[in-house]
RNA sequence: GGGCAGUUAGCUCAGAGGGAGAGCGCUUCCUUGACACGGAAGAGGCCAUAGGUUCGAUUCCUAUACUGCCCA
Numbered sequence: 001g002g003g004c005a006g007u008u009a010g011c012u013c014a015g016a017g018g019g020a021g022a023g024c025g026c027u028u029c030c031u032u033g034a035c036a037c038g039g040a041a042g043a044g045g046c047c048a049u050a051g052g053u054u055c056g057a058u059u060c061c062u063a064u065a066c067u068g069c070c071c072a
Base pairs, nucleotide, nucleotide: 001071002070003069004068005067006066007065010024011023012022013021018055026042027041028040029039030038048064049063050062051061052060
């Protein structure tokens, strides 16, 4: 330098045009003499950045940044 994949909650990941979700973790409550387990509720996200397409974009397209892999 070229090619491919990825970037979504604190962590690991799903979701592939119209409500942003799961598991673990965190907070509060119930349960216990207390802890753990279990149960209920809740907080936490400019969906990497910018532009484009669309009535509407986390999702499609382009560029950029970062990470990983391959080729040279």
The RNA shown here (transfer RNA) has 72 nucleotides and comes from Planifilum fimeticola. It matches the Rfam family "tRNA". The family's RNA type in Rfam is transfer RNA. The sequence is in RNAcentral, with records from ENA.